[in-house]
Molecule: transfer RNA
Organism: Acidobacteriota bacterium
RNA sequence: CGGGGCGUAGCGCAGCCUGGUAGCGCACCCGGUUCGGGACCGGGUGGUCGGAGGUUCAAAUCCUCUCGCCCCGACCA
Numbered sequence: 001c002g003g004g005g006c007g008u009a010g011c012g013c014a015g016c017c018u019g020g021u022a023g024c025g026c027a028c029c030c031g032g033u034u035c036g037g038g039a040c041c042g043g044g045u046g047g048u049c050g051g052a053g054g055u056u057c058a059a060a061u062c063c064u065c066u067c068g069c070c071c072c073g074a075c076c077a
Stems, first nucleotide, its partner, number of pairs: 001073007010026004020057001028044006050066005
């Protein structure tokens, strides 16, 4: 330098193709069962989707630019 993949809640991920207003598991908080721990059951808090711009009535999703990480290739040595 070229190509590809990834970035979404504290952690691990889905949703993207085909736009309709964000979800699952674990963790955390409250309550129940239990002497208690653990476990199980019920309820709940928490993200605006790496960043910016654009298209649209509407963008995590489509388009452009950009940042970070990973892989492959090339170049240099």